[in-house]
This is a predicted structure of a 1432-nucleotide RNA (small-subunit ribosomal RNA) from a metagenome. The coordinates come from a structure-prediction model, not an experiment, and the mean pLDDT is 81.
RNA sequence: GUUGAUCCUGCUGGAGAAUGCCGCUAUUGGAGUUCGACUAAGCCAUGCAAGUCAGGGUACCUCGAGUGCCCGGCGAACGGCUCAGUAACACGUGGACAAUCUACCCUGUGGUAGCGGAUAACCUCGGAAAACUGAGGGUAUACGUUAUGGGAAACAGAUACUGGAAAGUUCUAUUUCUGAAAGCCUUCGGGCGCCAUAGGAUGAGUCUGCGGCAGAUUAGGCAGUUGGCGAGGUAAAGGCUCACCAAACCUAAGAUCUGUACGGGCUGUGAGAGCAGUAGCCCGGAGAAUGGUACUGAGAUAAGGACCAUAGCCCUACGGGGUGCAGCAGGCGCGAAACCUCUACAAUGCACGAAAGUGUGAUAGGGGGACUCCAAGUGCUUAUUUGCGUAAGCUUUUGUCUAGUUUAAAAAGCUGGAUGAAUAAGGGCUGGGAAAGACCCGUGCCAGCCGCCGCGGUAAUACGGGCAGCUCUAGUGGUGUUCACGCAUAUUGGGCUUAAAGCGUCUGUAGCCGGUCCCACAAGUCUUUGGUGAAAGCUUGCAGCUUAACUGUGAGAGUUGCCAGAGAUACUGUUGGACUCGGAGCCGGGAUGGGUAGGAGGUAUUCUCGGGGUAGGAGUAAAAUCCUGUAAUCCCGAGAGGACCAACGGUGGCGAAGGCGUCCUACUGGAACGGGCUCGACGGUGAGAGACGAAAGCUAGGGGAGCGACCCGGAUUAGAUACCCGGUUAGUCCUAGCCGUAAAUGAUGUCAGCUUGGUGUGGCAUAACCUACGUGGUUGUGCGGUGCCGUAGGGAAACCGUUAAGCUGACCGCCUGGGAAGUACGGUCGCAAGGCUGAAACUUAAAGGAAUUGGCGGGGGAGUACUACAAGAGGUGGAGGCUGCGGUUUAAUCGGAUACAACGCCGAACAACUCACCAGAGAAGACAGCAGUAUGAUGGUCAGUCCGAAGGGCUUACUUGACGCGCUGAGAGCUGGUGCAUGGCCACCGUCAGCUCGUGCCGUGAGGUGUCCUGUUAAGUCAGGUAACGAGCGAGACCCAUACUUUCAGUUGCAACCCUUUUUCUUCGGAAGAGGGGGCACUCUGAAGGGACUGCCGGUGCUAAAUCGGAGGAAGGAGUGGGCGACGGUAGGUCCGUAUGCCGCGAAUUUUCUGGGCUACACGCGGCCUACAAUGCCAUAGACAAUAGGAUGCGACUCCGAAAGGAGAAGCCAAACCCGUAAACUAUGGCUCAGUUCGGAUCGAGGGUUGGGACUCACCCUCGUGAAGAUGGAAUCUCUAGUAAUCGCGUAUCAUUAUUGCGCGGUGAAUACGUCCCUUCUCCUUGCACACACCGCCCGUCAAACCACCCGAGUGAGGCCUGGACGAGGCGCGAUCCUUUGGGUUGUGUCGAAUCUGAGCUUUGUGAGGGGGGUUAAGUCGUAAAAAGGUA
Repeated sequence: GUUGAUCCUGCUGGAGAAUGCCGCUAUUGGAGUUCGACUAAGCCAUGCAAGUCAGGGUACCUCGAGUGCCCGGCGAACGGCUCAGUAACACGUGGACAAUCUACCCUGUGGUAGCGGAUAACCUCGGAAAACUGAGGGUAUACGUUAUGGGAAACAGAUACUGGAAAGUUCUAUUUCUGAAAGCCUUCGGGCGCCAUAGGAUGAGUCUGCGGCAGAUUAGGCAGUUGGCGAGGUAAAGGCUCACCAAACCUAAGAUCUGUACGGGCUGUGAGAGCAGUAGCCCGGAGAAUGGUACUGAGAUAAGGACCAUAGCCCUACGGGGUGCAGCAGGCGCGAAACCUCUACAAUGCACGAAAGUGUGAUAGGGGGACUCCAAGUGCUUAUUUGCGUAAGCUUUUGUCUAGUUUAAAAAGCUGGAUGAAUAAGGGCUGGGAAAGACCCGUGCCAGCCGCCGCGGUAAUACGGGCAGCUCUAGUGGUGUUCACGCAUAUUGGGCUUAAAGCGUCUGUAGCCGGUCCCACAAGUCUUUGGUGAAAGCUUGCAGCUUAACUGUGAGAGUUGCCAGAGAUACUGUUGGACUCGGAGCCGGGAUGGGUAGGAGGUAUUCUCGGGGUAGGAGUAAAAUCCUGUAAUCCCGAGAGGACCAACGGUGGCGAAGGCGUCCUACUGGAACGGGCUCGACGGUGAGAGACGAAAGCUAGGGGAGCGACCCGGAUUAGAUACCCGGUUAGUCCUAGCCGUAAAUGAUGUCAGCUUGGUGUGGCAUAACCUACGUGGUUGUGCGGUGCCGUAGGGAAACCGUUAAGCUGACCGCCUGGGAAGUACGGUCGCAAGGCUGAAACUUAAAGGAAUUGGCGGGGGAGUACUACAAGAGGUGGAGGCUGCGGUUUAAUCGGAUACAACGCCGAACAACUCACCAGAGAAGACAGCAGUAUGAUGGUCAGUCCGAAGGGCUUACUUGACGCGCUGAGAGCUGGUGCAUGGCCACCGUCAGCUCGUGCCGUGAGGUGUCCUGUUAAGUCAGGUAACGAGCGAGACCCAUACUUUCAGUUGCAACCCUUUUUCUUCGGAAGAGGGGGCACUCUGAAGGGACUGCCGGUGCUAAAUCGGAGGAAGGAGUGGGCGACGGUAGGUCCGUAUGCCGCGAAUUUUCUGGGCUACACGCGGCCUACAAUGCCAUAGACAAUAGGAUGCGACUCCGAAAGGAGAAGCCAAACCCGUAAACUAUGGCUCAGUUCGGAUCGAGGGUUGGGACUCACCCUCGUGAAGAUGGAAUCUCUAGUAAUCGCGUAUCAUUAUUGCGCGGUGAAUACGUCCCUUCUCCUUGCACACACCGCCCGUCAAACCACCCGAGUGAGGCCUGGACGAGGCGCGAUCCUUUGGGUUGUGUCGAAUCUGAGCUUUGUGAGGGGGGUUAAGUCGUAAAAAGGUA
């Protein structure tokens, strides 16, 4: 590091130590068992690595204890190197030899007497390329022979001794065999040798107990094999070898075979147990290019000796010869990987020698190597400085130079002197793990990083660079391997219900384990003593190098062991005896779908026959295929045949499991209970093995009613090889045999003991009571079954809980990340299908379990809403127009918004401006630096030219007189980019009823509870219950308007009443109007109050909350309508309102002007307006509002005009004046169902207004013209009362322009008082493999690329085994020749390498083609799984 989060299982990676190699870097010294082990026991040029000697000969000379060569003695079998082979008495450890040998050395005893013949060097002659070789002469401690001493064997006898055991030793006699010697030197004292023999020491040989490795996908192996008798052979036992006889021997406690490997002391790591290693140092073994053989010798089967074969290399005169670095250096090759062709025998050893000495690539030293370990340094102080640094002073370990000492020679070291901070710091890292940057620049899923998780797609603390920091330090990182971490192979020390894991079940062999008591033994066990377990290594005391590393010395531990002796007897074991509680047996009456066989029965389906009867039946969501006029379906009766066994029937019974269900009979199994009669531990488990074992399937023979894989039709569907329907074959059934598997599940092995309980149910027994007296009933108890709930305890949790998944014991089986894979290969079983056993390469960081919170479901339950339905009303969708969007077009048609939640939206008004777009023409750079400039910057005037215009540029002339955009930076500005960097504001979920907190409690935890349940509400509103009790934000309350009323106030408002002035009319009574003065009663205005609270009554409800009805009231249950929008979510919208980070442009993406465009038009969509007419239209007359607005403004009134409008003009800064005639409506008249007196689009003509300007492109008036349209398909929108519908009015914007938005009033309905069916939302519950959360997840084929593997006709190579051929050479016996030992030739027997060839087994390379598997951001087809995943 798996998850949104949690706990667990589980693996992956990191942190430690050790050891090889590599990168970067590097001052010095010391020490060490350091350095071609790992790969090629591959091959080697060159030099060196084993000689030495008073025995002898000879040559020469310097005449010596001289040198060379040779004979001879000893040595060369040691030392040194390597680890190929070897799984073995090779090694380790302990024993044995009554089965053995031992040169040199030590001790003892005895001896050393005769004789003889050769030969090397050399001398004289030959041969040959070389190696070498032939003839004559020529000594000995060389060689031969004789003698003596001696030795060996056999047989017989005797006596003792040793011993576990005589086959031993001793003695006697006999016989047989064998048969020793060498000198030299002398100082004459002797010394060194030689021979025989006995003993010792040392070294070696042989035998043996025990120990240490992987595979059973190696289960049988073995013919000299096992033993015997007799021979041979050896130093020596023995099938070591041979002849004969017997048929044994090893093996599941793992033989044989295969693979791998020198073994140990020790080394690394670890707390230890262990695990891994063992090249170096020591001990043992083995080997010397590969294979074999003997000789010599005390010792070898010897490689720096011999012979032969094979392969390689070298020389050659082609005849023949030579050679072996796994010794020290060195070379090539191999490789990631490893030094000088050094010095000396001075020291330590070894060989020879009497000794001096000689030799020694053993060894001792030096050189090289970042091999390991240890030690030291790269400065210190002061001043200044934030720091880096700088300066001055001090010191001299180290560095450099130098004298002596040291050394075989050097070097280092040691003792002095001189000089001078001088000569000396890097590697890795800085997102987490894991110490150290929220620093800068670059890059932009690119380049790259990353052990693991993961970074990088324009603000990278993760890439690259810089700066800063952290860590270790002469080192530091990377990479491979080993141990630890890992209780992650678990003996110490794990697990198996669901995570990987209990065999499908039982019986039982080996094994393991085993009840109570007693005696004995002493095997296990324990105690103690002796021997052994090399040294080095380890621990520790002391000591020596300046310290340390290192070394020396003493002690200890350890080597976990083995052998021998003495003792103890609890436990285990063994032998014997006894017991009854385990187990088994016996008896008794009950229970039982236990098994097998036979017999009997029952209903239904189907078919056949007969009768009745007529047009349909069947089937489905709906249909069709199908059956039916040859009479179906349906009803009645009779018959046939096969299968099955309803109700009873039950988390009831039986069985080991699979499994078992009508009744009766026969045979047969097991269990429980009761008796306590018999035996007396007889038991438990159980590797292998055996038996049983559902369904399907197979073989053979029957049978076949119903059902029914395959198959055929019909539907469904985009398709439908399915689901649904109609048919139907195997099969299902029986007999006999095979198969041997299942989610064969309680996903829980068997057995035994222990550990609180409650409540059902079936069996047996029993007590009391009842009784219809029965095989009855009720209640209780005991035993043994089967369920549920639960204590302790356990568990990751879910859960388990005397039927354990608790606490213990015995035995068996199984597991060790996911995938590849239960696959491949091999073996075995099967007729086949297939079963059992059962891997690896490769790939991957997770896969998985339980539970939590959400989200989701074509799961369930409850509730809400006119952007849901229902009941209604009116629309949209059809027409014409207006307007917005898309699309298209265009120089430009600026931009944004896109389901609900974009589209009369931003835009509360596009002719210019606006303006961001297009065409064209202009303007402008604060500040700084650099070019330029009195050889004139810049400005002005006249003229010319460019030009739509203006302005400006350029040229010329005159004039002025100091700056300056030509360059580089930088700036102003930007409706330029990023709403996915942001603030603010807004929309939608949603005015939905939710969202949380504190404390407590529950849970290991995420989290839960509270917020749940019941009733109720508009509401998490309230009430009751409740491990919760409270609280907050929301809801409500609150604020505004409106409806009733009281009080106060009274101008510009009002006007009842009183007074008064005046006008008109008059029926003269008066009426109406206008004005003034009183007035504030009324209206109104606007300030403060009241009023409504389920308060009252009744029903329902729990005497609750509440709800229904009623009374009163202006208003009744939130009175009505607004404002107020929880925690959050949608990366929703806006950078083009403003603000703002970053990026970009910067003389253009800034800014100004002119003109155009945003107004285009084949089309598609949205929102509206006007209509289609008679509930209407037209004409005339008449009535009633409210909200608002007004100073470059509203404009009365008068005049002109048909009107739009114009001219004049009072009043009003507004409860005062103006806008300002409201319309629908009412009354009267006309029209009479028509494309019309409906409808008004379009077009023509003439006017008016605003404005600088009305062509693109404004509005209005008048006249004329008079299009579509006759109520609008699928679909869809709004609305529950003063609402919908309908009617007009005002205002915002505004120079002008309203079919828009926002307000205002007038007229004024229908329907429902419900529901959750559709849509949406809320809560509870359930399932989930979803959590960027169903627009999610995810499977398989096919297509593409890459990788490893399996099969494969074959083909090549190696290993082992076994035949055959050929046969170098060795050994034995014999013959013969030359003969001095000896050699040649030849015969025969035997062993026998290499080579060739045949067969078998096995490993491996390669192989056309075939096969599946794995991996790989965006391929194809479907949608199999997970929700009831849409057929569980």
About this RNA:
The sequence is in RNAcentral, with records from SILVA. It matches the Rfam family "Bacterial small subunit ribosomal RNA". Its family is annotated with ribosome and structural constituent of ribosome in the Gene Ontology.